[in-house]
RNA sequence: CUCUGUAAAUAGCAAACCUAGGGUAACCUAGGGACGCAAAUCCACGGGUCCUCAAGAGCAGAGGAUAGCCGGGCUGCCAAA
Numbered sequence: 001c002u003c004u005g006u007a008a009a010u011a012g013c014a015a016a017c018c019u020a021g022g023g024u025a026a027c028c029u030a031g032g033g034a035c036g037c038a039a040a041u042c043c044a045c046g047g048g049u050c051c052u053c054a055a056g057a058g059c060a061g062a063g064g065a066u067a068g069c070c071g072g073g074c075u076g077c078c079a080a081a
Base pairs, nucleotide, nucleotide: 004079005078012037013036017032018031019030020029021028022027035068042073043072045071046070047069048066049065050064051063052062053061
């Protein structure tokens, strides 16, 4: 440095739900709370999903959300085999 995560240790994050606030919404923020996570750090670049414009439905379009859906990029902790 790469791969790996069946061992150990130290830390970290925090689903659902509840409370408060923000947003038309998806959803976000803070506190509580832990289902889980070895990148559940960061980046909407490709795909997916969801929301809005938005109409009976669909396609195309525009804007947005999701990194805890997958891929990709960047960075990073530990080290038994």